[in-house]
RNA sequence: CAAUGACAAAGCCAAACCUUCUAAAAGGCAGGGACGGAAAAGCGAGGAUACUAUACUAAAGAGAUAGCCGUGUUGCCUAU
Numbered sequence: 001c002a003a004u005g006a007c008a009a010a011g012c013c014a015a016a017c018c019u020u021c022u023a024a025a026a027g028g029c030a031g032g033g034a035c036g037g038a039a040a041a042g043c044g045a046g047g048a049u050a051c052u053a054u055a056c057u058a059a060a061g062a063g064a065u066a067g068c069c070g071u072g073u074u075g076c077c078u079a080u
Stems, first nucleotide, its partner, number of pairs: 003080001005077001012037002017032003021028002035067001041073001043072001046069002048065002051063002
């Protein structure tokens, strides 16, 4: 340096759930909380969604999810 990802070290993030606020809803912010994560880092809705419906049905269109997949960018440590 490259590969790899240990019952390693140092930090990092934070699912479910609970609470406040917010939205019609999915959901989102914040606090608590840890199931997990080497890209669960920032960006970005291409695919996907047994995600949403203010409005009876539906979903063209709209919204949501980046901790579903993929893409490009950057990046800590590292036994062997």
Notes: c-di-GMP-I riboswitch aptamer from a Desulfobacterales bacterium, 80 nucleotides, folded computationally. The coordinates come from a structure-prediction model, not an experiment, and the mean pLDDT is 79. The source organism's lineage runs through Bacteria, Pseudomonadati, Thermodesulfobacteriota, Desulfobacteria and Desulfobacterales. The sequence was found by an Rfam model in a public genome assembly. The model forms 81% of the base pairs in the Rfam consensus. Its Rfam family is "c-di-GMP-I riboswitch aptamer". About the family: GEMM was predicted in a large-scale screen for bacterial structured RNA regulatory elements.